[in-house]
RNA sequence: CCGGAGCCCGCACCGACUCACCCGACCAUGGCAGGAGCGGGGGACCCACAGGUACAACGCCUGUUCCGGUCUCCGGAACAGGCUUGGGGUAAAGCCGCGUUUCAGCGCGGCCGGGCAUCUCCAGCCCGCACCCGACAGCUCACCUCGCAGGCGCCGGAGAGGAAUU
Numbered sequence: 001c002c003g004g005a006g007c008c009c010g011c012a013c014c015g016a017c018u019c020a021c022c023c024g025a026c027c028a029u030g031g032c033a034g035g036a037g038c039g040g041g042g043g044a045c046c047c048a049c050a051g052g053u054a055c056a057a058c059g060c061c062u063g064u065u066c067c068g069g070u071c072u073c074c075g076g077a078a079c080a081g082g083c084u085u086g087g088g089g090u091a092a093a094g095c096c097g098c099g100u101u102u103c104a105g106c107g108c109g110g111c112c113g114g115g116c117a118u119c120u121c122c123a124g125c126c127c128g129c130a131c132c133c134g135a136c137a138g139c140u141c142a143c144c145u146c147g148c149a150g151g152c153g154c155c156g157g158a159g160a161g162g163a164a165u166u
Stems, first nucleotide, its partner, number of pairs: 001151002007035002010032002018025002037148006047138001059083011086136001087133004094111007112128005118160005
């Protein structure tokens, strides 16, 4: 600097230094538990969306119980467990076209989005990863709940502003 990811208090304690010399005191980093603060998710009325008419109208697998039938088997309902294609979430990390090979992946191009050291503009440069939920979530008062990580090293021009020094 990117990012919400920085700070405060308490508890126990290893090591080093110092004090003490019986016990111990202090106790960085790390550990545990909290606080305000910052960031995220879930969650009413109203609103929005969907439905309105024939079919369809909780995707797939396994198990249990119950019901029905044309009763080797099939169908339906409820519950429990699992999965990821539907859908959703964090984040800038998305959309479209072409090629490769149907896909995944990769490459090229366009649109759009993010970052570059106080801020804005210009110029130039770079990024567009990844993970999670598990059939399910619009907004949303009260209320419930989660995170405070990780990764790096700028110094072109103009203007504005601030601080330090003289």
The RNA shown here (c-di-AMP riboswitch aptamer (ydaO/yuaA leader)) has 166 nucleotides. The prediction has a mean pLDDT of 77.